[in-house]
RNA sequence: GGAGCCGGCCAGGCAACCGCCUCGUCAGGGCCUUCGGUCCCGCGGGGAGGAAAGUCCGGGCUCCGCAGGGCAGGGUGCCAGGUAACGCCUGGGGGGCGCGAGCCUACGGAAAGUGCAACAGAAAGCAUACCGCCAGGAAACUGGUAAGGGUGAAAAGGUGCGGUAAGAGCGCACCGCGCAGGUGGCAACACGCUGCGGCUAGGUAAACCCCACCCGGAGCAAGACCAAAUAGGAGAGCGAUGCCGUGGCCCGCGGCGCUCUCGGGUAGGUUGCUAGAGGCCGCCGGCGACGGCGGUCCCAGAUGAAUGGUUGCCACAGAUUGACGUCUGGACAGAACCCGGCUUAUCGGCCGGCUCCCACU
Numbered sequence: 001g002g003a004g005c006c007g008g009c010c011a012g013g014c015a016a017c018c019g020c021c022u023c024g025u026c027a028g029g030g031c032c033u034u035c036g037g038u039c040c041c042g043c044g045g046g047g048a049g050g051a052a053a054g055u056c057c058g059g060g061c062u063c064c065g066c067a068g069g070g071c072a073g074g075g076u077g078c079c080a081g082g083u084a085a086c087g088c089c090u091g092g093g094g095g096g097c098g099c100g101a102g103c104c105u106a107c108g109g110a111a112a113g114u115g116c117a118a119c120a121g122a123a124a125g126c127a128u129a130c131c132g133c134c135a136g137g138a139a140a141c142u143g144g145u146a147a148g149g150g151u152g153a154a155a156a157g158g159u160g161c162g163g164u165a166a167g168a169g170c171g172c173a174c175c176g177c178g179c180a181g182g183u184g185g186c187a188a189c190a191c192g193c194u195g196c197g198g199c200u201a202g203g204u205a206a207a208c209c210c211c212a213c214c215c216g217g218a219g220c221a222a223g224a225c226c227a228a229a230u231a232g233g234a235g236a237g238c239g240a241u242g243c244c245g246u247g248g249c250c251c252g253c254g255g256c257g258c259u260c261u262c263g264g265g266u267a268g269g270u271u272g273c274u275a276g277a278g279g280c281c282g283c284c285g286g287c288g289a290c291g292g293c294g295g296u297c298c299c300a301g302a303u304g305a306a307u308g309g310u311u312g313c314c315a316c317a318g319a320u321u322g323a324c325g326u327c328u329g330g331a332c333a334g335a336a337c338c339c340g341g342c343u344u345a346u347c348g349g350c351c352g353g354c355u356c357c358c359a360c361u
Stems, first nucleotide, its partner, number of pairs: 001357010012314007020047006028041003031037002049332001053343002056341005061219004073215005078092005093107001094105004108210002113208002115204002130149002132145005157175006176199001177197005182191003223271004233262006242256005278297008316329005
């Protein structure tokens, strides 16, 4: 100098003026009937995010309910730890990729059963032999064989020596594989440390399935409280003892009217609502995720829904110019009960650690 890897952070700054939401408010001005209340003005405090998003997981909280067992269904799936919990995070193991820093990984079980494998190929799981090789035979063909060729993603472990008619773990050595033990490790797992087995028809479980563990449902439009108008309900009282029905008539019974009370629900309002698994700083424990202790701070709560607009200066980037200068640009997006994650979107930039290559000293 070039090319990369990992982690963390910012999300333009300042000022003036005009607004919006919310909380507080000693005195002051306005309104209402006094105690007092209420709103407006004034004054003071606060006012979006790293993802507020997708709503994909997990929890708090609330109600229904009592969720103990079983069935069904769904999810998770190497080991250990963290956590309120998780499908998240941290550390480690196995496998794959990269020269490397590093990155990816649903990674339990295929000697319980079922299923699947296009095309090619003789043969894809019961078994077998297309070319070839060897023996016999004149040939057709018969028998032996699986070393070599061919097909395929995948075809009875690889190399060498021996062996044989030709061959073959048929025998042997080494490598690989499996089993048992030993050693190290909490464990996953590792190690030719030792012994045994010639080695077994393979693959696939984000295919059914088996095994282990987890899961009750609905959600702040949850839920609680206050509560009109209208209609209907229940009760009490009143009323010309009126009208209607039942009946031949009377009594009786039922219905119709007015007033008051009660209760349920609707509109509307209040609450839930933001002080919390909270932010920042320091110390201690831990490789780390994280935990403990101390100090300090209060930091949006709207409900058709506020968090904005204009101007000036500066900073940044781009274009242009010899220069001064001039012009242009600012992403993704936006709370709605709260919190922990994951994923996705994102202009421009800053900081730290590390790797590889080239050149020079």
This is a predicted structure of a 361-nucleotide RNA (Bacterial RNase P class A) from a Lysobacterales bacterium. Its Rfam family is "Bacterial RNase P class A". It is annotated as a ribozyme. The gene name in the source record is rnpB. The sequence is in RNAcentral, with records from ENA.